[in-house]
RNA sequence: CUGGAAGGGCGGACGGUCGCUGGCUGCGCCGUACGCGGCCAGAGGAAAGUCCGGGCUCCAUAGGACAGGGUGGUCGGUAACACCGACCGGCCGCAAGGCUAGGGAAAGUGCCACAGAAAAUAAACCGCCGGCCAACCCCCGUUGGUCGGUAAGGGUGAAACGGUGCGGUAAGAGCGCACCAGCAACCGGGGUGACUCGGUUGGCUCGGCAAACCCCACCCGGAGCAAGGCCAAGUAGAAAGCUGUUUUGUUCACGAGCAAGACACGAGCUGGUCCGGCUCGCUGCUUUCGGGUAGGCCGCUUGAGGCGUCGAGCAAUCGGCGCCCCAGAGUAAUGACCGUCGGCGGUUCGCACGGCGAACCGUCACAGAACCCGGCUUAUAGCCCUUCCGUCGCG
Numbered sequence: 001c002u003g004g005a006a007g008g009g010c011g012g013a014c015g016g017u018c019g020c021u022g023g024c025u026g027c028g029c030c031g032u033a034c035g036c037g038g039c040c041a042g043a044g045g046a047a048a049g050u051c052c053g054g055g056c057u058c059c060a061u062a063g064g065a066c067a068g069g070g071u072g073g074u075c076g077g078u079a080a081c082a083c084c085g086a087c088c089g090g091c092c093g094c095a096a097g098g099c100u101a102g103g104g105a106a107a108g109u110g111c112c113a114c115a116g117a118a119a120a121u122a123a124a125c126c127g128c129c130g131g132c133c134a135a136c137c138c139c140c141g142u143u144g145g146u147c148g149g150u151a152a153g154g155g156u157g158a159a160a161c162g163g164u165g166c167g168g169u170a171a172g173a174g175c176g177c178a179c180c181a182g183c184a185a186c187c188g189g190g191g192u193g194a195c196u197c198g199g200u201u202g203g204c205u206c207g208g209c210a211a212a213c214c215c216c217a218c219c220c221g222g223a224g225c226a227a228g229g230c231c232a233a234g235u236a237g238a239a240a241g242c243u244g245u246u247u248u249g250u251u252c253a254c255g256a257g258c259a260a261g262a263c264a265c266g267a268g269c270u271g272g273u274c275c276g277g278c279u280c281g282c283u284g285c286u287u288u289c290g291g292g293u294a295g296g297c298c299g300c301u302u303g304a305g306g307c308g309u310c311g312a313g314c315a316a317u318c319g320g321c322g323c324c325c326c327a328g329a330g331u332a333a334u335g336a337c338c339g340u341c342g343g344c345g346g347u348u349c350g351c352a353c354g355g356c357g358a359a360c361c362g363u364c365a366c367a368g369a370a371c372c373c374g375g376c377u378u379a380u381a382g383c384c385c386u387u388c389c390g391u392c393g394c395g
Base pairs, nucleotide, nucleotide: 001393002390003389004388005387006386007385008384009383010382012341013340014339015338016337017336018335020042021041022040023039024038025037026036027035028034044366048377049376051375052374053373054372055371056224057223058222059221068220069219070218071217072216073087074086075085076084077083088102089100090099091098092097103215104214108213109212110209111208112207125154126153127150128149129148130147131146132145133144134143135142136141162180163179164178165177166176167175181205182204183202184201185200186199187198188197189196190195228298229297230296231295237289238288239287240286241285242284243264244263245262246261247260248259249258250257251256265281266280267279268278269277270276305324306323307322308321309320310319311318312317342364343363344362345361346360347359348358349357350356351355
């Protein structure tokens, strides 16, 4: 240099004008409301998907059992996890490394497409071997049929009941033996452990699937900030209250009630004001009460918090000390325009041409808080940095 592997970081900068949200503050103002000013702060690495886990809140305090769901190598980390770290086993890669729901299939049940004779207490299609029968033949034998034996050979399949060799046999077969592979039991060494190394015995050779039922171990109460709490228009509900004098009529239990009228009083309208006029004074109005809608406030952002440093640990992570406060909207602010610079791409031109410089044009992603955290997953223009590997990579 090139081809790869792993991990980390950035993801436009500055200035101006006009706006938006929140906080503090000055003036106007009776006023914390409103108006006009000033200062400060104002999206992300994923704010996303809402897939896991937790905090917090309410509910029958949720202890036990059943059902249901989840997790599944070991040890550790954590508030917790289906997350993370380290390690073990398996598979892939020359390697750096990557992937892995990785308990149990010698508890039980079930399934194993197509092909194939047979798919699991194996199985006889072809082949091989033996007996019997028939034909041919002098005989050896050959062919056909039938009854058996046989898993060594062929063929099917993703998978056919260990492999190689010797013995053995009619032909064969762990049928016997040697070695190899696996399994089980036991013993010993190492490791906290998963596991690993070695030995002895046993022909034990038992297929795969449990993200099929199931068995085993462990975990899980439910709903969610539209949780939940406070204040509280309107409407509906409940209770209490709503002027005096007088005339006439009427009912009566003779206390009074009801209806109509007049005058005074009060309220409203008309009106610049007074007088006057009109209307009303129980199908209405006022007050209080409990519940509570609209609406408002709280919850709301100081938190498993951030940065720096030191220490423990292989690491995930944890601890000590110091410093800092860093968005809180509620139809939902965080924007628009302009300028300068920067990154990337293209075109043209110039040069002391593996490149450098200038001009012009285009472009700068994915996306956008909504109770808060820890993860996972997915999207992402353009860049930067570190470490490691290369089947003898190239110079």

The RNA shown here (Bacterial RNase P class A) has 395 nucleotides and comes from a Planctomycetota bacterium.
It matches the Rfam family "Bacterial RNase P class A". By type it is a ribozyme.
The coordinates come from a structure-prediction model, not an experiment, and the mean pLDDT is 79.